[in-house]
Context: one part of a larger RNA
RNA sequence: ACCGGCGAGUUGCUAGUUGCAGCAGGUUAGACUUAAAAAAAGUGGAGCCAAAGCGAAAGCGAGUACUAACUGUGCGAUGGUUGCAAAUAGCAGACCCGAAACCGAGUGAUCUACCCUUGGUCAGGAUGAAGUUCCGGUAAGACGGAAUGGAGGUCCGAACGCGUUUACGUUGAAAAGUGAUGCGAUGAACUGAGGGGAGGAGUAAAAGUCUAAUCAAACUCGGAGAUAGCUGGUUCUCCCCGAAAUAGCUUUAGGGCUAGCCUUACGUGAAUUGAUAAUAGGGGUAGAGAUACUGAUUGAGUAUUGGGGCCCACCAGGCUACCAAACACAACCAAACUCCGAAUACUAUUAUUUUCUGCGUAGGAGUCAGACUAUGGGGGAUAAGCUCCGUAGUCAAGAGGGAAACAGCCCAGAUCAUUAGUUAAGGUCCUUAAAAUGAGCUAAGUGAAAAAGGAAGUGGAAGUGCAAAGACAGCUAGGAUGUUGGCUUAGAAGCAGCAACCAUUUAAAAAGUGCGUAAUAGCUUACUAGCCGAGUACUUUUGCGCCGAAAAUCAGCGGGACUAAGCUCAUUACCGAAACUGUGAAUCCUAAUUUAUUAGGGUGGUAGGGGAGCGUUCUAUUAUAGGUUGAAGCCUUACUGUAAAGAGAGGUGGACGAAAUAGAAGUGAGAAUGCCGGU
Numbered sequence: 001a002c003c004g005g006c007g008a009g010u011u012g013c014u015a016g017u018u019g020c021a022g023c024a025g026g027u028u029a030g031a032c033u034u035a036a037a038a039a040a041a042g043u044g045g046a047g048c049c050a051a052a053g054c055g056a057a058a059g060c061g062a063g064u065a066c067u068a069a070c071u072g073u074g075c076g077a078u079g080g081u082u083g084c085a086a087a088u089a090g091c092a093g094a095c096c097c098g099a100a101a102c103c104g105a106g107u108g109a110u111c112u113a114c115c116c117u118u119g120g121u122c123a124g125g126a127u128g129a130a131g132u133u134c135c136g137g138u139a140a141g142a143c144g145g146a147a148u149g150g151a152g153g154u155c156c157g158a159a160c161g162c163g164u165u166u167a168c169g170u171u172g173a174a175a176a177g178u179g180a181u182g183c184g185a186u187g188a189a190c191u192g193a194g195g196g197g198a199g200g201a202g203u204a205a206a207a208g209u210c211u212a213a214u215c216a217a218a219c220u221c222g223g224a225g226a227u228a229g230c231u232g233g234u235u236c237u238c239c240c241c242g243a244a245a246u247a248g249c250u251u252u253a254g255g256g257c258u259a260g261c262c263u264u265a266c267g268u269g270a271a272u273u274g275a276u277a278a279u280a281g282g283g284g285u286a287g288a289g290a291u292a293c294u295g296a297u298u299g300a301g302u303a304u305u306g307g308g309g310c311c312c313a314c315c316a317g318g319c320u321a322c323c324a325a326a327c328a329c330a331a332c333c334a335a336a337c338u339c340c341g342a343a344u345a346c347u348a349u350u351a352u353u354u355u356c357u358g359c360g361u362a363g364g365a366g367u368c369a370g371a372c373u374a375u376g377g378g379g380g381a382u383a384a385g386c387u388c389c390g391u392a393g394u395c396a397a398g399a400g401g402g403a404a405a406c407a408g409c410c411c412a413g414a415u416c417a418u419u420a421g422u423u424a425a426g427g428u429c430c431u432u433a434a435a436a437u438g439a440g441c442u443a444a445g446u447g448a449a450a451a452a453g454g455a456a457g458u459g460g461a462a463g464u465g466c467a468a469a470g471a472c473a474g475c476u477a478g479g480a481u482g483u484u485g486g487c488u489u490a491g492a493a494g495c496a497g498c499a500a501c502c503a504u505u506u507a508a509a510a511a512g513u514g515c516g517u518a519a520u521a522g523c524u525u526a527c528u529a530g531c532c533g534a535g536u537a538c539u540u541u542u543g544c545g546c547c548g549a550a551a552a553u554c555a556g557c558g559g560g561a562c563u564a565a566g567c568u569c570a571u572u573a574c575c576g577a578a579a580c581u582g583u584g585a586a587u588c589c590u591a592a593u594u595u596a597u598u599a600g601g602g603u604g605g606u607a608g609g610g611g612a613g614c615g616u617u618c619u620a621u622u623a624u625a626g627g628u629u630g631a632a633g634c635c636u637u638a639c640u641g642u643a644a645a646g647a648g649a650g651g652u653g654g655a656c657g658a659a660a661u662a663g664a665a666g667u668g669a670g671a672a673u674g675c676c677g678g679u
Base pairs, nucleotide, nucleotide: 001679002678003677004676005675006674011092012091013090014089015088017086018085019084020083021082022081023080025049026048027047031043032042033041034040053060054059063075064074065073066072095233096232098230102223103222104221105220106219107218114196115195116194117193118192119191120190121189122187124156125155126154127152131148132147133146134145135144136143160184161183162182165180166179167178168177199215201211202210236613237612238611239610240609241608246259247258248257249256250255260367261366262364263363264362265361266360267359268358274353275352276351277350278349279348280347281346287340288338289337294334295333298330299329301327302326304325305324306323307322308320309319310318311317370395371394372393373392374391375390376389377388378387379386400411401410402409415585416584417583418582420581421580422579426575427574428573429560430559431558435572436571437570438569439568440567441566447562453547454546457544458543459542460541461540462539463538464537465536466535474531475530476529477528478527480504481503482502486498487497510525514523515522586603587602588601589600590599591598592597593596614668616665617664618663619662620661621660626656633652634651635650636649637648639646640645
């Protein structure tokens, strides 16, 4: 891992509710009698419930209490009882499995830590303390030397003990080892045997170490099925309806209680709900506004007041390119501004409508983590697949078609069958079902991702100049004089700078557009003529494109490919879903009557409520039918039923055992890191 078996809402008591049955007051418990295998029958009225309530009570009584008193208010005048069944609640382990822990009584120091008693062990080598002897030395010493001696938590190194580093091992040879390497090795050494003290206790050269592979409190049994607002699991079928992820409160926030939303029964009985229309309402949102308030805010101004500065200081004053309030003008803003003010929404009435709900009582729930999309907002950074509200939708609990794939987007709500038809969204070159036509645009593979910004890309629209008295561009020629204007300056001559910017000759020509010089010079422009011969220059707006555009996968059309098979406008076809229609079938509801038919409508579904069934074991009818001419069980099989399931036949097997009608349950497995067994 698979297969097989086992494996989870039970039982007792109490309570109300619902259904069925008995009696009308109901009913017996213990006990006794009959009978005894068990069951059953009878006697038994103790007791319980009901039959009258109200009041604290006296008490009164269909009433009573309050009160001096109610036309008042509260509670009554209403819900018989016994049994069985169902669903539920409470108390019990209470659907099952699961802690870490707590307490009690015992068992452990054959492992290990420490202690006590008594024993044992330590190859070999090295070093050479004290002491002693001798010699030297001294007055005697001290001291020095040689020999002897054999000290030491001394040295090297086996046994023995330890476990430094590393490799291997890591479903091991081993639940701690093996190889190599290393440390101690006469000591606080190692070790044998016997003994001591223990669970909030021992022991500890102290690490929370060790106390039998277990230690921040051992192990065994018991309290015990501790408790678990937590996780996991919870077993047959079909039919009807079908949620919630919200509010309030909560030592509450992943738990609960009540309400909301679901379901079932009964009642009410169209009273009611929904939709639409009309009418009547209140509002202060969107918008808008500003001598209509509150506040914010810009400019220029008036002139009164206040402040600053200056003059003056004896008062009085004066001046001010300063600041502010106030005033009138123009401009401008607001969720906590409003002189105003919608659309919707909401409320009421009436009408219409095959909308059928609504309301009440009672039984049973589940839900209290919601998600995204669109839209009105708050928070955030007008960030988030962010967060918090309002409104709507979808998912949740919703399959099918489209969006390549894709809970929440678009279309559309799946009773079942059907090799029939029509459409929706979306599509019609190939992949891949289905397409063409007309008029334009795009040249970027734009299409098939993006901003500020940039650009003689290109199509459309509008406007303003100039232009056959010749425009625009190009070419040829001129572009002068007073004058080097004045000032300034070392110089300043059109061209460093300042002020001014006249006049003349002209077809035209600036007291000069730019380059240039030390200053001149030189080149050039404005301006003019000629050549040429038709449009030219600019502005605004709009369609489609271009650049801006760098990332780790071909990797930003799903791919091929496409110049349309791209984009815009228009037209007509077709494809396309479980939608709609046709045909057949099932089931539920409503209505009608011909009472088994017709008509109409419904039948997605998690949590959950309700209904109807299938199968298993046992009991009664029942010592059943059946069965060695072959029971149960097992294997095979093309049959039947809407399903759980059921029959027939054949084989195997070798002795039991259906069906029907009732009853009772150890009554249905795929999941619980389930338990046991097998492979």

Overview:
Predicted 3D model of a 679-nucleotide part of an RNA (large-subunit ribosomal RNA, domain II) from uncultured Candidatus Scalindua sp. The full RNA is in RNAcentral, with records from ENA and SILVA. It matches the Rfam family "Bacterial large subunit ribosomal RNA". Rfam links the family to the GO terms structural constituent of ribosome and ribosome.